[in-house]
This record gives sequence, structure tokens and C1' cells, in this order.
RNA sequence: GCGGUUGGCUGGAUGGUCGCAGGGCUAAUGUCCUGAGGAAAGUCCGGACUCCAUAAAGUAACAGUGCCGGGUAACGCCCGGCCAGGGCAACCUGAGGGAAAGCGCCACAGAGAAUAUACCGCCUUCCUUGUGAAGGUAAGGGUGAAACGGUGAGGUAAGAGCUCACCGCGCGGUUGGUAACAAGCGUGGCAGGGCAAGCCCCACUGGGAGCAAUGCCAAAUAGGAAUCAAGUGGAGUGUUAACUCCGGAGCUACUUUAGCUUUAUUUGGUUCGGGUUGGCAGCUAAAGGGAUACAAGUAACUGUAUCUUUAGAUGAAUGGCCAUACAGAGAGGUUCGCCUCUUGGACAGAAUCCGGCUUAUAGGUCAGCCGCACAU
RNA sequence: GGGCGCUUAGCUCAGCGGGAGAGCACUGCCUUCACACGGCAGGGGUCGCUGGUUCAAUCCCAGCAGCGCCCACCA
Repeated sequence: GCGGUUGGCUGGAUGGUCGCAGGGCUAAUGUCCUGAGGAAAGUCCGGACUCCAUAAAGUAACAGUGCCGGGUAACGCCCGGCCAGGGCAACCUGAGGGAAAGCGCCACAGAGAAUAUACCGCCUUCCUUGUGAAGGUAAGGGUGAAACGGUGAGGUAAGAGCUCACCGCGCGGUUGGUAACAAGCGUGGCAGGGCAAGCCCCACUGGGAGCAAUGCCAAAUAGGAAUCAAGUGGAGUGUUAACUCCGGAGCUACUUUAGCUUUAUUUGGUUCGGGUUGGCAGCUAAAGGGAUACAAGUAACUGUAUCUUUAGAUGAAUGGCCAUACAGAGAGGUUCGCCUCUUGGACAGAAUCCGGCUUAUAGGUCAGCCGCACAU
Repeated sequence: GGGCGCUUAGCUCAGCGGGAGAGCACUGCCUUCACACGGCAGGGGUCGCUGGUUCAAUCCCAGCAGCGCCCACCA
């Protein structure tokens, strides 16, 4: 210098002017303060919070997760490590438990696709000497994504883990490591192909709904209709209303225990119809964010101290214009230093809140590492 | 704002690991004087897109895109 790779930051600035939303002050006019994001997005995970006539334990079903260790309120997230694959390397990717519990699938091709098998070939024997028959074999050819260990030597009629060495694999110790796992030793002649993002098995986790949750106030209306379901019991207190006990019925998929709801002209469910399109709370100061220092840790993360910061709207504000420089793009000129003119600023945008993931993002900028070439 | 579903030929849909199909529509021929009906034959597909699992994906899994549906309060 070129190419690559990884992790960050920023993503418009300053001033003027006219506005918008919320809040404070004011009798009013006014005036002051505050006002989008790294993703506010997708709603893909995990929670907080609220409600549901029900919680605990157990079982079953369903759903999710899945190497090991750590972090966290929690997670399918993050950090570190192991293994496998890709890359010369930096580095990247991995839903990465179990195929020796069982079931299923493996099209076409091929002799044979999982109880192995024999098309060509090789070898032996026989005869009717051939495009033959019987037997042996699985080294070679062929098919396929995949062919029942691989390479070499010995051996043999030809061959074969038949035997041996190395590699792979299974089993059992040893050593290191918290563990995943690694190294090495002994042993076995090889059994057990692949698919679990097919069913399944194992381990762990999970009640459901969601701020249009939920609570309160106000207004209006036909306090409506149809249909389904339900227990209508007994005793006591009490003037009524009502309350208590026993019994009945019901409340998550089931069981047990405990609890809760309801018990009648009333209650509940479903469907249709009627009315309103208001206000308040929930609501934004919290597992908060940021900066600095110290401590523990490889790191994620955690703790302590100090400082700083914090939209809360409800058809929904956070904007328009002008000027100045700053990047960027285009055109023209050029004494190659630059000058003039024009244009012009990514993705997007709060709606209960928080932690993650994923996706979108013009341009600018910082740092680490790797490869190649050249120079010293 | 929250919850859920769908995407396969021009239209409506089936298929759910190994050939992309049905009906209507379209084109040509036959039939008819001509048209319709009918008969025969034929064409037409990035299975929404991009990745992953698998030997193999319309199908299984993930992300993205587009389209559609439901959810207010009161008595």
C1' cells in the first nucleotide's frame, strides 16, 4: 500500500423567527420550564403489574427448551469453555441430549437399502465344451446421498479380520479438568448405516388472559327479546332487610386436602336488539438509564460511593421557514493548490413499563487482529 | 394498542417429505348456415420471498413481506 476480519461510537450542528403538546406562575394578557429512538418497528422470547368463582400437592395431556460451567428478577438472552464443520489465517457457523427402548421412512437407480445380498467379475468341480450347470468368494467393476470398518502386508484355489501393523469404532480402568471433554493404557476382530427442525424416549420449565387488563364517576336507552342451564330443602337469630349452620348444586383436565361461589321469581351463559363515543385512576422515579472512581471476576455481570438525567399525550404534540458554516453528490473552470454555481442530510418515529432477540439503517469515524506485496 | 389466521395456474381450492394437481376460465380442432351447449386435444406455475434441517422441501424449522379477521364502555 492492497485485501480481509472483528468490536464500538455517531447518525446532523449553531442562531433567528413562527407555531404544537404537557406542566408551573398569573385575575387576565402573557411568561418560564420540559418534550422520541437505537431501533420507539416485528410482537419473536422473558418478566413486572392487573383480573379470572381456586390455591397447594400429585398425575396425565399439551407446548417449549436441550454440549458443559457461570451470569441474571427471568429467558429460547449474555459470557467463558468443549466438540464438529468452513477458511492459508484473523475469524465465522452450529435447534450441539438419546438411533444399543420401540414404531416409521430411505423415491429413482441398483444384485442388494438393514434379518444383508450376488448383476458383471474371480476361483474350483462336472459335462452335452457353451451366451452351460453346481458350488465357493465379496478383493475389483457397476448403481446410489448412503453398500454392513479403512490402508498396507501375510495368507489362499480365488478370497475374506482369516492373521498381523497402523488408523477408526465399542467396552473397561488410569491421569488431567468443577464439567462438557482431552490424553494415554488394556481389551474386543467389528457387533450398532442415516433421519428425532418424523412419531417417540430422557431431563428441565410452563395455570389462562392481557392496560381495549382492571377500578371509580357521569351521561343516555326499550332496565328489551329469544334460547339454554340451575339448586326451589331443613334449622336458628331477627320487626323488615338480612345473617349463621346443616344439606344440595357449582368453581382448572383429573384425584386428594383445604377453600370459594350460589341456593329462586332469581341467577348465569349464548345470540339478537338499545344507548354512549365523556372524565379520573392504572401512568410512568424504576429488577431505571448515563458518567467517574474503587473492589471481586478471564468475561458476562456484581457491589459500594459521588454526580447527573427522567415525554406521558388519547385521533394523539415533538414541526415549518430563513441564515451560517460542515460532510456528501453533480456541472463548469483551473496556475492541479483550488475556485464558482446548483443540489442536499439514512432508517424511522413513543401509546402500561422493563430485560433481550430479530429486522431496517445514506454517510462519517475510532480501535484490535490476519494475509499478501514492497521498502528499510 | 393487543390477539389470531392465510398466501399453490387468470379465479376458487385440494395436496402435506420423493410425479405439482382438480373445477371454472383460455387456445385449437370437430359439430352447426352461424352462435351457444356438447365432444376431443393442448397451453399456462420462481408453490409469496430469503436462509436452515434432510440424499431430497409446496410440505419440517426460522426470519421477512403482503392480505384478512377479532377485541371499547353502559343498562
This is a predicted complex of two RNAs, RNase P RNA and transfer RNA, with 451 nucleotides together. Rfam match: Bacterial RNase P class A. Rfam classes the family as a ribozyme. The coordinates come from a structure-prediction model, not an experiment, and the mean pLDDT is 80.